[in-house]
RNA sequence: CCUGUGGUUCAGUGGUUAGAGCACUUGCCUUGCAAGCAAGAGAUCUGGGUUCGAUUCCCGGCAGG
Numbered sequence: 001c002c003u004g005u006g007g008u009u010c011a012g013u014g015g016u017u018a019g020a021g022c023a024c025u026u027g028c029c030u031u032g033c034a035a036g037c038a039a040g041a042g043a044u045c046u047g048g049g050u051u052c053g054a055u056u057c058c059c060g061g062c063a064g065g
Base pairs, nucleotide, nucleotide: 001065002064003063004062007022008021009020010019015052024040025039026038027037028036045061046060047059048058049057
C1' cells in the first nucleotide's frame, strides 16, 4: 500500500428483498449414474464513529498478500 461478502470463486449499491457461477440438500427424469429441469438451505472479518438510514463513507483492531 492492497484485500476481507454463503462451502468456494467473485459481483454489488448510502435506501425499502445483498446477487451470480461452481459446490451442497430435496424432488422430477433414468434400470442406475451423469447430464438436464424445478425447489431449497447458507454470507457482508471485528469494535466504534458520521448519517434519518452503513455491506458501502471515516478511525482503531485482527487476518492475509
About this RNA:
The RNA shown here (transfer RNA) has 65 nucleotides and comes from Callorhinchus milii. It matches the Rfam family "tRNA". Rfam's curators write: Transfer RNA (tRNA) molecules are approximately 80 nucleotides in length. Their secondary structure includes four short double-helical elements and three loops (D, anti-codon, and T loops). Further hydrogen bonds mediate the characteristic L-shaped molecular structure. tRNAs have two regions of fundamental functional importance: the anti-codon, which is responsible for specific mRNA codon recognition, and the 3' end, to which the tRNAs corresponding amino acid is attached (by aminoacyl-tRNA synthetases). tRNAs cope with the degeneracy of the genetic code in two manners: having more than one tRNA (with a specific anti-codon) for a particular amino acid; and 'wobble' base-pairing, i.e. permitting non-standard base-pairing at the 3rd anti-codon position. Model confidence (mean pLDDT): 81 of 100.